[in-house]
The part of an RNA shown here (small-subunit ribosomal RNA, 3' major domain) has 462 nucleotides and comes from an uncultured bacterium. The prediction has a mean pLDDT of 86.

Context: one part of a larger RNA
């Protein structure tokens, strides 16, 4: 100087407390771990691995298992030699396919030397083969925490220390003042983007028609600018007005020095080792979907604040031509014909669910919950046995609010409720990532958990 303490000051965070609504118990998705398997490919591992790489594993994907084939190879570049019915196509025939296997058919350029292409050979390809402890890139976390630093200059033999301390403030090394320091850098704040008033401009495809709800675009607007009180005539805090907003208005993007040999050689590159009729490569079935378990995120639910019929009101973001698909008609449905319109503020997707009118049901394993299994059917796809999704009809299962423990969230937020999109032929999405719609409770406090941030102390540690 720095860590580190079950020392000490002081200050933050939904970090406790307060409060709502969950997990841990049920079935059911889905990931893990375990076992099993011919394979159940590989990675991730406290926080910072477990709906995490997968924003779509029947086939393919796929890296894996059997099995069958191929060896200049699926792909790229060059030398060298060969070939004229060459190269290309491709019947029989064997094959699950790849492949093999050749009757036949049959070409381009050209200065006639040949080129292209094919064939052999040979350098080479080729590896999702190890190493993330050779590495680049990227990312995670502490941490959106406020704090890591340098020049000069002063101090110390020295390592270093001052600055960056102290008094106040702040979200904040934010700014004021003090002060041997003076001043800069990366970081904080601002600059950007949204959303919230407002004018102005332009209105198509909006709207009873000439307007601007609305759409996009430039501007204005919020600065402690103003008044009161406190503070030191400071920063700066309390109130107040005005105002759509008000002391960082709400979200977002935006991540300092560095830390963990963090994580990735399976995204990508990319050193070094290793394979080279195999650890490359084609192909078809399987397989990643297994099933005593046991953890890890979910979904439904266990009812009456509900459930079940009818009736009936209101979004917003998105997507659409290999598309989205409307009116009719047919099927109880799923869906099927149909095929208007619409490269889309015009037309679809569309129906918005909670909600709000009635009307049942009466506290029961029920009209609660809907696994779970049987049967019919329906879509997609070249195919739904392993293994998709919907439909109808039967079936109706654990489950009466869940130990110990733990999780989210401080406002348009949390619960609830629906839509809608990206993957994607289809879909195992209850995941993700948007989007409206209803809309709470509690916060005395900082004593105690956990992470942190400043000064200070001890110290056998570096």
């Nucleotide at each position: 100087u720095g860590a580190c303490g079950g020392g000490g000051g002081c200050c933050c965070g939904c970090a406790c407390a307060a409060g709502c609504a969950g997990c841990g118990g049920a079935g059911c998705g889905u990931g893990u771990g375990g076992u099993u398997u011919a394979a159940u490919u590989c990675g991730a591992g406290g926080c910072u691995a477990c709906a995490c790489g997968a924003a779509g594993a029947a086939c393919c994907u796929u890296a894996c298992c059997u099995g069958g084939g191929u060896u200049u190879g699926a792909c790229a570049u060059c030398a060298c030699g060969g070939u004229g019915g060459u190269a290309g196509g491709g019947a029989a025939c064997c094959g699950a396919a790849a492949g093999g296997g050749g009757a036949c058919c049959g070409a381009c350029c050209u200065u006639c030397g040949g080129g292209a292409g094919c064939c052999g050979u040979g350098a080479c390809a080729g590896g999702u083969g190890c190493u993330g402890c050779a590495u680049g890139g990227c990312u995670g976390u502490c941490c959106u925490c406020a704090g890591c630093u340098c020049g000069u200059g002063u101090c110390g033999u020295g390592a270093g220390a001052u600055g960056u301390u102290c008094g106040g403030u702040u979200a904040a090394g934010u700014c004021c003042g003090a002060a041997a320091a003076c001043g800069a850098g990366c970081g904080c704040a601002a600059c950007c983007c949204u959303c919230g008033g407002g004018u102005c401009u332009a209105g198509u495809u909006a709207c009873a028609c000439g307007u601007g709800u609305c759409u996009a675009g430039a501007c204005c607007g919020a600065c402690u600018g103003c008044c009161c009180g406190g503070g030191a005539g400071a920063a700066c805090c309390g109130g107040g007005a005005g105002g759509a907003a008000g002391g960082u208005g709400g979200g977002g993007a935006u991540g300092a020095c560095g830390u963990c040999a963090a994580g990735u050689c399976a995204g990508c590159a990319u050193g070094g080792c290793c394979u080279u009729u195999a650890u490359a490569u084609c192909c078809a079935g399987g397989g990643c979907g297994a099933c005593a378990c046991a953890c890890a995120c979910g979904c439904u639910a266990c009812a009456a604040u509900g459930g079940g019929c009818g009736g009936u009101a209101c979004a917003a973001u998105g997507g659409g031509u290999c598309g989205c698909g409307a009116a009719g008609c047919c099927g109880c449905g799923a869906g099927g014909c149909g095929g208007a319109g619409c490269c889309a503020a015009u037309c679809c997707u569309a129906a918005a669910a909670a909600g709000c009118c009635g009307u049942u049901c009466g506290u029961a394993g029920u009209u609660c919950g809907g696994a779970u299994u049987g049967c019919a059917g329906g879509c997609u796809g070249c195919a739904a046995c392993c293994c998709g999704c919907c439909u109808g009809c039967a079936u109706g299962a654990a489950g009466c609010c869940g130990g110990a423990g733990u999780u989210g969230c401080u406002a348009g937020u949390a619960a609830c409720c629906g839509c809608g999109c990206g993957u994607c032929a289809g879909c195992g999405a209850u995941a993700g990532u948007g989007c409206g719609g209803u809309g709470a409770a509690u916060a005395c406090g900082u004593u105690c958990u956990c992470g942190g941030g400043c000064c200070u102390u001890g110290c056998a540690c570096a």